[in-house]
RNA sequence: CAGGUCGGUCGGAUGAUCGCGGCCUCGCCAGGUGCGAGGCUGAGGAAAGUCCGCACUCCACAGAGCACGGUGCCGGGUAACACCCGGGGCGGGGUAACCCGCCGGACAGGGCCACAGAAACAGGUAGCCCUCGUGCUUUCGGGCACGGGUGGUGAUAGUGAAAAGGUGGUGUAAGAGACCACCAGUACCGGUAGUAAUACCGGUGGCUAGGCAACCCCCACCGGGAGCAAGGCCAAGCAGGGGCAAAGUCCGCAUUUGCGGGCGGGAAGUUGCUCGCUUCCCUCGAGCCCGGGUAGGCCGCUAGAGCGGGUCGGCAACGGCUCGCCCAGAGAGAUGAUCAUCCCGGCCGGUGCCGUCUCUGGUACGACCAGAGAUACCCACCGGACGGACAGAAUGCGGCUUACAGACCGGCCUGGGGU
Numbered sequence: 001c002a003g004g005u006c007g008g009u010c011g012g013a014u015g016a017u018c019g020c021g022g023c024c025u026c027g028c029c030a031g032g033u034g035c036g037a038g039g040c041u042g043a044g045g046a047a048a049g050u051c052c053g054c055a056c057u058c059c060a061c062a063g064a065g066c067a068c069g070g071u072g073c074c075g076g077g078u079a080a081c082a083c084c085c086g087g088g089g090c091g092g093g094g095u096a097a098c099c100c101g102c103c104g105g106a107c108a109g110g111g112c113c114a115c116a117g118a119a120a121c122a123g124g125u126a127g128c129c130c131u132c133g134u135g136c137u138u139u140c141g142g143g144c145a146c147g148g149g150u151g152g153u154g155a156u157a158g159u160g161a162a163a164a165g166g167u168g169g170u171g172u173a174a175g176a177g178a179c180c181a182c183c184a185g186u187a188c189c190g191g192u193a194g195u196a197a198u199a200c201c202g203g204u205g206g207c208u209a210g211g212c213a214a215c216c217c218c219c220a221c222c223g224g225g226a227g228c229a230a231g232g233c234c235a236a237g238c239a240g241g242g243g244c245a246a247a248g249u250c251c252g253c254a255u256u257u258g259c260g261g262g263c264g265g266g267a268a269g270u271u272g273c274u275c276g277c278u279u280c281c282c283u284c285g286a287g288c289c290c291g292g293g294u295a296g297g298c299c300g301c302u303a304g305a306g307c308g309g310g311u312c313g314g315c316a317a318c319g320g321c322u323c324g325c326c327c328a329g330a331g332a333g334a335u336g337a338u339c340a341u342c343c344c345g346g347c348c349g350g351u352g353c354c355g356u357c358u359c360u361g362g363u364a365c366g367a368c369c370a371g372a373g374a375u376a377c378c379c380a381c382c383g384g385a386c387g388g389a390c391a392g393a394a395u396g397c398g399g400c401u402u403a404c405a406g407a408c409c410g411g412c413c414u415g416g417g418g419u
């Protein structure tokens, strides 16, 4: 210098004009929830998906168990987690740095294992062997063929991803961990290192019967349900519920029943009282009162497992101490637009330095020096147009996952070059 890998940070800046949300202060109007002025303040690393874990709220709850759901190598962190950090084992990729996947139990039991194959876990297809029968043959020992057997065998062949540890031997009718030697694995015992998972070493037992538990299941541990539209307070109008008074009578029309009117009585309003007037009622609901809910309003609501700096402990995740800071709040939902200057990025054009090449000259060549011309990339400067992602809080917090133009910083690895 190039390529790679891992981790971290940022994710446009400033100003002007117009505009929007929240809070505070002041002023105006008869009044507010209105209007005006000023000040402060106003999205993210993911605010997203809503997948985990909590806080908070209401409901349920003596305790225990069952059911259901989740988690599952070890140690640590945390309020908690399926998260994070460190470590272990197995498998895979890369020259490497590093990255990816998996992790209790398959001698408790059930179930499943495509195609092929006789069989997918105790199964006999071919083969081998034994035995019986029949036939043929014979050198009379036997041999061959065919058929039979709840017969033996997992050595050989074949199928398959996978067929019952491997190799060699003993053995046998043929075979087989049936037995032996070595190797591999596994269980148990002991030792060493480690907190542990685990690793290494030694010994013993022929112990060696596939895989799937993200199929049921078994073991250990964890988990009550619903969610801020949680939940609490205040509370119209209409409708509905409950309560509160008395007294009716006469006439007309008309079949019952109903309609209209007079007198009387009651309630409310008008003016504090009486009269008067108006409206309504007299068995029907007006009027008044009470309580519940709705619309609407207020709280919950944002000072918190908070953010930043320093320091100490720890490999780290993280934690302790200390100093400083206050940082949107909401209601179907504000946080925007334009312009200017700057920043960043690649592109285009121009100019220039170094270098390279050519020519000429200085010297006999070369080297070197001077001058002229040409010049791709890089670099520097100037100018131009273009581009600057993903995305949008709604109770809050910790994670995970997903989306993301580009810029910067650091560790490590590989390759090349220089000293």
Base pairs, nucleotide, nucleotide: 001415002414003413004412005411006410007409008408009407010406012342013341014340015339016338017337018336020042021041022040023039024038025037026036027035028034044390048401049400051399052398053397054396055395056227057226058225059224068223069222070221071220072219073087074086075085076084077083088103089102090101091100092099093098104218105217109216110215111212112211113210125157126156127153128152129151130149131148132147133146134145135144136143137142165183166182167181168180169179170178184208185207186205187204188203189202190201191200192199193198231299232298233297234296237294241290242289243288244287248263249262250261251260252259253258264282265281266280267279268278269277270276306325307324308323309322310321311320312319313318343388344387345386347384348383349382350381351380352379355375356374357373358372359371360370361369362368